[in-house]
Context: one part of a larger RNA
RNA sequence: CCGUCGUUAAGGAACUUAACACAUUAUCACCGUAACUUCGGAAGAAGGUGAGUCCCUGAGGGUUAAUAGCCUCUGGGGAUCGCAGAGAGCGGGGGGUAGCGACUGUUUACCAAAAACACAGGGCUAUGCAAAGUCGCAAGACGAAGUAUAUGGCCUGACGCCUGCCCGGUGCUGGAAGGUUAAGGUGAGUUGUCAUCGUAAGAGAAGCAAUGAGCCGAAGCCCCAGUAAACGGCGGCCGUAACUAUAACGGUCCUAAGGUAGCGAAAUUCCUUGUCGGGUAAGUUCCGACCUGCACGAAUGGCGUAACGACUUCCCCAUUGUCUCGACGACGGACUCA
Repeated sequence: CCGUCGUUAAGGAACUUAACACAUUAUCACCGUAACUUCGGAAGAAGGUGAGUCCCUGAGGGUUAAUAGCCUCUGGGGAUCGCAGAGAGCGGGGGGUAGCGACUGUUUACCAAAAACACAGGGCUAUGCAAAGUCGCAAGACGAAGUAUAUGGCCUGACGCCUGCCCGGUGCUGGAAGGUUAAGGUGAGUUGUCAUCGUAAGAGAAGCAAUGAGCCGAAGCCCCAGUAAACGGCGGCCGUAACUAUAACGGUCCUAAGGUAGCGAAAUUCCUUGUCGGGUAAGUUCCGACCUGCACGAAUGGCGUAACGACUUCCCCAUUGUCUCGACGACGGACUCA
């Protein structure tokens, strides 16, 4: 010097990203226990008191014929020892605030346990049974030895109060008048060959081939509607009130429609350490407000919410070698010698 332990004056988080780590608390009995609440909880809330051993004595219960004995449980009084009586070991620190997620659960085997996943509950959608859907080339199987109070898919995520406007785009569903339209069908016409005709130039039936106008021709698309707990979207400029300021009000442009309720410097706020209030002697964090929302907002759910959380934030009490600031001790290494 390193590791693992133990003790430590005074102070007590001044340490640090952070009380990380350590310490405190701890058992049983009795007393006592707030806000809030879904009335179950919160709660072991918090906060207190007692506890060894011996003696005396009272009541109850069981057994029993018994007021006997035995077992059990419990009250009262006194005595006594130690520094210490749950004498060692084992063995909750507590309270307040806010965020997120309702909860118990699940997860990155070996750097992440969470606010992520799941969840009960809610909604949309598909599916009438040889179901939809899935696996397989198929046979076949699952779905299901089920049958719409069922099964599949997607979204949301207890509960409470709610869930506004937009169907122009994309998607889905429905529609069928018209437009477009494939293979295919039909097949005008044209070409090659050739019997035949013609003195020749040439013409050219049938057949066999090649090509081919026009017409007929489904779904889809165009088109017409519906649909947002489908994917998604939810404006700008100017003026105006008898101080000023602001604008209930008006004008105008654009849009499919211009963000409703609620919330808001937020896990979202750039400017920003916004401003005001609280807490501190002092607070870029925290809590409460304001609203100027760069760029919240309603099942990609909005806002609340008791209980719960090895989650995150801030504060307080207790407690401590985390620190002021170190020191001492024990053991094992390192080191030196053999």
Molecule: large-subunit ribosomal RNA, domain IV
Organism: Pseudomonadota bacterium